[in-house]
RNA sequence: AACUUAUUAAGAGAGGCGGAGGGAAAGGCCCUAUGAAGUCCGGCAACCAGCAUUAUGUAAUGUAUUGGUGCUAAAUCCUGCAGCAUUGUAGCUGAAAGAUGAGGU
Repeated sequence: AACUUAUUAAGAGAGGCGGAGGGAAAGGCCCUAUGAAGUCCGGCAACCAGCAUUAUGUAAUGUAUUGGUGCUAAAUCCUGCAGCAUUGUAGCUGAAAGAUGAGGU
């Protein structure tokens, strides 16, 4: 880097450092000096490992004392393509794209 696969409407600080930007990109709409990014601590969760119970063809359920990630404004903040509905263009479903985990290449 591409591929396969699962998840993506829940949850998480009025902390320290830091100083202007940030929310993937485009269009919107937002957040930000009552302090952005980043970073440390804290927290959430439970994807992988671990552990426990059950099963016994490798799975199910649970746990969070341990390790590996991840996440910690707004549904993946919304839309973009297709279908349905509406006809005042507000609704619904599915893709695509993105994100994260796991896997092998």
Molecule: SAM riboswitch aptamer (S box leader)
Organism: Clostridium kluyveri